[in-house]
RNA sequence: AUCCUGCAUCAAGAGUUGGGCUGACGCCCGCGCCAACCUGCCGGACCGGCAAGGUGGUUUCUCGCAAGAGGAUGCGGCCAAGGUGGCAACCAAAGGUCGUAAG
Numbered sequence: 001a002u003c004c005u006g007c008a009u010c011a012a013g014a015g016u017u018g019g020g021c022u023g024a025c026g027c028c029c030g031c032g033c034c035a036a037c038c039u040g041c042c043g044g045a046c047c048g049g050c051a052a053g054g055u056g057g058u059u060u061c062u063c064g065c066a067a068g069a070g071g072a073u074g075c076g077g078c079c080a081a082g083g084u085g086g087c088a089a090c091c092a093a094a095g096g097u098c099g100u101a102a103g
Stems, first nucleotide, its partner, number of pairs: 006075005015031001017030005032058003037054003040050003044098004061070003077087003
């Protein structure tokens, strides 16, 4: 890089914004906002929390009576290397339960 496969979610939420492209539908970029899938952090573990790093979304996916099928998104990022190493991640973070090495 390509192909195959698995799991989770599609309840809610969020723009009277700046710019570019298009005949139009619409698409793209910036900023803001929303969410919390991954990483990180609060804090040893779980629930929970934060929203910094990576995605995604920003008017609420389609078909079906249903079962279900399809579709979408996520399952960290960057650098160097060539099979191993390194780098960054806020001034944020209620509360509950469990555990207990060292001091």